RNA sequence: GGGCCGUUAGCUCAGUGGCCAGAGCACCUGCUUUGCAUGCAGGGGGUCGGGAGUUCGACUCUCCCACGGUCCA
Numbered sequence: 001g002g003g004c005c006g007u008u009a010g011c012u013c014a015g016u017g018g019c020c021a022g023a024g025c026a027c028c029u030g031c032u033u034u035g036c037a038u039g040c041a042g043g044g045g046g047u048c049g050g051g052a053g054u055u056c057g058a059c060u061c062u063c064c065c066a067c068g069g070u071c072c073a
Base pairs, nucleotide, nucleotide: 001072002071003070004069005068006067007066010025011024012023013022018056027043028042029041030040031039049065050064051063052062053061
């Protein structure tokens, strides 16, 4: 320098054009317990890495940039 993959909640990840952005774990509250754990119910937390473009509509498609991984030189 070039190819490919990834970037979404504190962590691990799903979501492949439209209904409001979700799950598990973690965190908070309540119930349960003598207490803890487990279990149950509820709750908070996201500019979907940044910018631009296509579209009536973009987490999703296209381009540029940044960062990480991997391969080639």

The RNA shown here (transfer RNA) has 73 nucleotides and comes from a Candidatus Berkelbacteria bacterium. The organism belongs to Candidatus Berkelbacteria, within Bacteria. It matches the Rfam family "tRNA". It is annotated as a transfer RNA. The sequence was found in a public genome assembly.